The RNA shown here (SAH (S-adenosyl-L-homocysteine) riboswitch aptamer) has 75 nucleotides and comes from Candidatus Igneacidithiobacillus taiwanensis.
Its Rfam family is "SAH (S-adenosyl-L-homocysteine) riboswitch aptamer". Gene Ontology terms of the family: S-adenosylhomocysteine metabolic process and regulation of gene expression. Rfam 15.1 lists 1,354 matches to the family in 1,132 species.
The sequence was found by an Rfam model in a public genome assembly.

RNA sequence: UGCCCCGAGGGGCGCUGCAGCCGUGCAAACGGUCAGGCUCGGGGCGGACUUUCGUGUCAACCGCGCUCGUCUUUC
Repeated sequence: UGCCCCGAGGGGCGCUGCAGCCGUGCAAACGGUCAGGCUCGGGGCGGACUUUCGUGUCAACCGCGCUCGUCUUUC
């Protein structure tokens, strides 16, 4: 660093729908699903590179509306 799996980033309800995914179609496109697709951590399989290791303390973000929780404490 590419892909895949798992976990985390406090929740609930509703709405729209881009990408992705699924289906139909020669195609154009249509229908369905869809607001963790992002970041961080762990693992697996690879690629690239050559300096690295340990300890401690920590995230930053996420369309719209309503709402609950948590922290802080200006009043």

Notes:
Model confidence (mean pLDDT): 79 of 100. Of the family's consensus pairs, 100% are formed in the model.